[in-house]
Context: one part of a larger RNA
RNA sequence: CCAUCGUUAAGGAACUCGGCAAAUUAACCCCGUAACUUCGGGAUAAGGGGUGCCGAUAGCGUAUACGCGUUUUUCAACCGCGAAAAGCGCCGUCGGCCGCAGAGAACCGGCCCAAGCGACUGUUUACCAAAAACACAGGUCUGUGCCAAAGCGAAAGCUGAUGUAUACAGGCUGACGCCUGCCCAGUGCUGGUAGGUUAAGGAAGGGGGUGAGAGCUCCCUACCGAAGCCCCGGUAAACGGCGGCCGUAACUAUAACGGUCCUAAGGUAGCGAAGUCCCUUGUCGGGUAAGUUCCGACCCGCACGAAUGGCGUAACGACUUGGGCACUGUCUCAACGAUGGACUCG
Numbered sequence: 001c002c003a004u005c006g007u008u009a010a011g012g013a014a015c016u017c018g019g020c021a022a023a024u025u026a027a028c029c030c031c032g033u034a035a036c037u038u039c040g041g042g043a044u045a046a047g048g049g050g051u052g053c054c055g056a057u058a059g060c061g062u063a064u065a066c067g068c069g070u071u072u073u074u075c076a077a078c079c080g081c082g083a084a085a086a087g088c089g090c091c092g093u094c095g096g097c098c099g100c101a102g103a104g105a106a107c108c109g110g111c112c113c114a115a116g117c118g119a120c121u122g123u124u125u126a127c128c129a130a131a132a133a134c135a136c137a138g139g140u141c142u143g144u145g146c147c148a149a150a151g152c153g154a155a156a157g158c159u160g161a162u163g164u165a166u167a168c169a170g171g172c173u174g175a176c177g178c179c180u181g182c183c184c185a186g187u188g189c190u191g192g193u194a195g196g197u198u199a200a201g202g203a204a205g206g207g208g209g210u211g212a213g214a215g216c217u218c219c220c221u222a223c224c225g226a227a228g229c230c231c232c233g234g235u236a237a238a239c240g241g242c243g244g245c246c247g248u249a250a251c252u253a254u255a256a257c258g259g260u261c262c263u264a265a266g267g268u269a270g271c272g273a274a275g276u277c278c279c280u281u282g283u284c285g286g287g288u289a290a291g292u293u294c295c296g297a298c299c300c301g302c303a304c305g306a307a308u309g310g311c312g313u314a315a316c317g318a319c320u321u322g323g324g325c326a327c328u329g330u331c332u333c334a335a336c337g338a339u340g341g342a343c344u345c346g
Stems, first nucleotide, its partner, number of pairs: 001341008010332002014330001019327001027051005036041001038175001052097006059090004066082004098102001110325007117317002122134002138173007150159003176312004181242003186239002188235005195230003201224002205220006243261005270304001271301001282298005
């Protein structure tokens, strides 16, 4: 010096990306316990007190011996009742004793406040990611009437299911609460069949080759000919989308108001510098002596927004962020000690 440990004056996060690591806390009994809440929780909330040994003493529980009664012809057994003493167990009270220390060692929660995300328990990248990702109960849409749809399989056959729409399959969303606005022009799906277009095929008619002819063969073509497409509707918890310019109020500023262009329709409620805000450390307030983070507001949303769900939300989380108490060798700033290495010999 390295690894793993132990202790440390004064200070106590000044360390650091960050209290990482370490320390604190810890058992049982008693007291006490907030906001919020889905009334279950939150909660071991938080915060306090007690705990050893000796002696004395109250209460409760516990069964045999004993006594009495019942029964029995008698004894016994069983059953019922009873006071006192001892034992054991539980739970108190009083007095005393010792030590620095009585859950004397070991095992053995640190806590609180606020915010984000995900409701929750669960699942996952076997060997760098455990999460806000996946799943989930619940919601909703679509398909499917049974030899079901869907899936595996050249097929037979099987799953679905020895089920039958309160069932099964597929998609999206993701407890719960309040809600889920406008657009069907495009794409998709779906309903419709009048008309247009349209293949093979059919086909009146016409033409070419050949042949004496009958015929054989080739070509053109009116017309007839499905689904599909065109066309007419529906459908957004289908894929998706949800404007611009100019002017206007008796300070200024702003614009409830007006004009105009475009669109299928021009973003409603709610939220908003957000896990989304470029400018940006936006501005104001809070917290700090000092705060690019954090919390509360504002709205000028580069580029939130309603089941690719919007906004809240008790409980929960080895999640993420900010703050505080306690605690500490994280640090000021290092010291000493233990064991094993390192070093020397082998």
Large-subunit ribosomal RNA, domain IV from a Dehalococcoidia bacterium, 346 nucleotides, folded computationally. Model confidence (mean pLDDT): 86 of 100. Its Rfam family is "Bacterial large subunit ribosomal RNA". It was read from a public genome assembly. Taxonomically the source falls in Dehalococcoidia (Bacteria, Bacillati, Chloroflexota).